[in-house]
Context: one part of a larger RNA
Molecule: large-subunit ribosomal RNA, domain I
Organism: Candidatus Rubrimentiphilum sp.
């Protein structure tokens, strides 16, 4: 030098182990000008850093709940606290610098600088303290142009009126792409997607037929099957792509505008007509028309509804100039039903049940063996509405802490139910009839969109633009359009479910991972650090049951190490559980 064997060193792989992630499922929910979210600086006896609070700063005060030990992480020292119930939880309150929608002005975030009222200190200034001082819409009340009056604008005031910002998967409107794909591209596709703005909610959005069928019906929305890759539609290319019938989930229907009838107000008119009907008698800024507000009345399509009449219909007052006869209208009683998510609405009480600490829970401190250690293993018992599962010095139904099954809240929220309260009904009748049934609407023409339909034989929907009906002997619809014939009634508006999602919090599950995996992070990670900035972005887990973390002595400036002693173990020694392989020398044989 090379090969083989050894015991070693270095390294971090394996194998094992989880304090951390992933996924899915249920529930449950918004936060703020009473100043959020997210922050900066404080803030402990010592306090650098997390955590927690906020100058009343690791806490302050009530209520509960709960018991022997506490002063967070985090040792030790100090001081102390606590059965006259402390730290601990929960549930209300109270304090909460400065920055920030950030709101007196400015500002390069946590800083600088002001008015005003009150107060405090100073001989006086300067200071200091509390409170108020943004903008924009709202609503009430002064005021008050052009334009005499008025009235608008405008301008002050008053307000514990609202509104700003986060968060943000889902949903709703607006705007709104290209790259791709047509195997080049332009009509087409991607795609009304992305990305931008608005907006709201636990869901959102639609929704109670001017709908659909097809001579037979059906009956509001909305999902999910399926009708169907079907009828279409397409440089008939690539491509897009329904709908009726049917089956499921869930189911809920209703208010108003008009007509008319009462009443306020305003304007114009008006001395006659009106005062519920018929006679009398009486009144007389009490008629009339218009417009605005209130109550009542009314809501539909085999039309309805108003008005006039007829005829029904519990009890009792009042009222409608006054008397009679009759009708009306309101109130009470009495019977009935409903009901705070839509149909009108506001409050508090009681009880039940959920939630926001929690209680108690059976059965070997059984014996022997191994072992540092018993739960292992051998023999005998017990429990079980409990033999889910964690921990305990190896593997425990009977040690812990649970678990099954049960119990439980002064105080907050959160449902149901109930009685107060509330509100509605006490005519679905007949026969007439000149009254009403949503107008710049629906149509149409011109220019675009949207429907699965790309102008096309194109309905049908929305509309920038120009035109513009009817009015119940009336209107739209049925995929050009006319006829018959169904159907259904626009231009007013409310409405749970069933549906979608997972930011956040609880709680249960993975033939889901196991430190180069799982989140970028298991560990003080969005951190170290890179970059002028958007921005990108890491390694890093493991002594032992228990610190028992090696007292003493000895080499050594220390590092380190030999003994000693702890320990089942120290080749578990803090560079700490296993400890492979490269890679490094030491021993020994062999060969050269």
């Nucleotide at each position: 030098g090379g090969c083989a064997c050894g015991a070693g060193g270095u390294g971090a792989a394996u194998a094992c182990c989880u304090u951390g992630g992933c996924u899915c499922c249920a529930c449950a929910a918004g936060c703020g000008a009473c100043g959020a979210a997210g922050g900066a600086c404080g803030u402990a006896c010592c306090a650098a850093g997390c955590u927690g609070c906020g100058a009343a700063a690791a806490g302050c005060c009530a209520g509960g709940g709960g018991u022997a030990g506490c002063u967070g992480c985090u040792a030790a020292g100090a001081a102390g606290c606590g059965a006259u119930g402390a730290u601990c939880c929960c549930u209300g309150g109270g304090u909460a610098u400065c920055c920030g929608a950030a709101u007196g002005g400015g500002g390069c975030a946590a800083c600088c600088c002001c008015c005003g009222a009150g107060c405090c200190g100073u001989c006086a200034u300067g200071g200091g303290c509390u409170c108020g001082g943004a903008c924009u819409c709202c609503a009430c009340g002064a005021u008050g142009a052009a334009u005499u009056c008025a009235a608008u604008a405008g301008u002050c005031g008053u307000g514990a009126g609202a509104g700003a910002g986060c968060a943000g998967a889902c949903c709703c409107g607006g705007u709104g792409a290209a790259c791709u794909g047509a195997a080049a591209c332009a009509u087409c596709u991607a795609a009304g997607u992305a990305g931008c703005c608005g907006g709201a909610g636990g869901a959102a959005c639609a929704g109670a037929c001017a709908u659909c069928a097809a001579c037979c019906g059906a009956g509001a929305u909305u999902c999910c099957c399926g009708u169907a890759g079907u009828a279409g539609u397409g440089g008939c290319g690539a491509g897009c792509g329904a709908a009726c019938u049917g089956g499921g989930a869930a189911c809920a229907g209703c208010c108003u505008a008009a007509a008319c009838c009462g009443u306020g107000c305003a304007u114009g008119u008006g001395c006659a007509a009106g005062c519920g009907a018929u006679c009398a008698g009486g009144c007389g800024u009490u008629g009339c028309a218009u417009g605005c507000g209130c109550g009542g009345g009314g809501u539909u399509g085999u039309a309805c509804g108003g008005c006039g009449g007829c005829c029904a219909u519990c009890u009792c007052a009042a009222c409608g100039c006054u008397g009679a006869u009759u009708c009306g209208u309101u109130g009470a009683g009495c019977g009935c039903a409903a009901g705070u998510u839509a149909c009108a609405a506001a409050a508090g009480c009681g009880a039940u049940c959920g939630u926001u600490a929690g209680c108690a829970g059976a059965a070997g401190c059984c014996g022997g063996c191994u072992g540092g250690a018993a739960a292992g293993c051998c023999g005998c018992a017990c429990c079980a509405a409990a033999g889910a599962a964690a921990g305990u010095g190896a593997a425990a139904g009977u040690c812990u802490u649970g678990u099954a099954g049960g119990c439980a809240a002064a105080a907050g929220c959160g449902a149901u139910c109930g009685a107060u309260c509330u509100u509605g009904c006490g005519g679905a009748g007949c026969c007439g009839u000149u009254c009403g049934u949503g107008a710049g609407u629906a149509a149409g023409g011109c220019g675009g969109g949207g429907c699965a339909c790309g102008a096309g034989a194109a309905a049908c929907c929305c509309u920038g633009u120009c035109u513009g009906a009817a009015a119940c002997c009336g209107g739209g619809a049925g995929g050009a359009c006319c006829a018959u014939c169904u159907u259904c009634c626009a231009a007013g508006g409310c409405u749970a479910a069933a549906u979608a999602u997972g930011u956040u919090g609880u709680g249960g599950a993975g033939a889901c991972c196991g430190a180069u995996a799982g989140c970028g992070a298991a560990u003080c990670a969005g951190u170290a650090c890179c970059g002028u900035g958007a921005g990108g972005g890491a390694a890093a887990g493991g002594u032992g049951a228990a610190a028992a973390g090696a007292a003493c002595c000895c080499c050594c400036a220390a590092a380190g190490g030999g003994g000693a002693g702890u320990g089942a173990a120290a080749u578990a020694g803090a560079a700490c559980a296993u400890g492979a392989a490269a890679c490094c020398g030491c021993g020994u044989g062999c060969c050269u």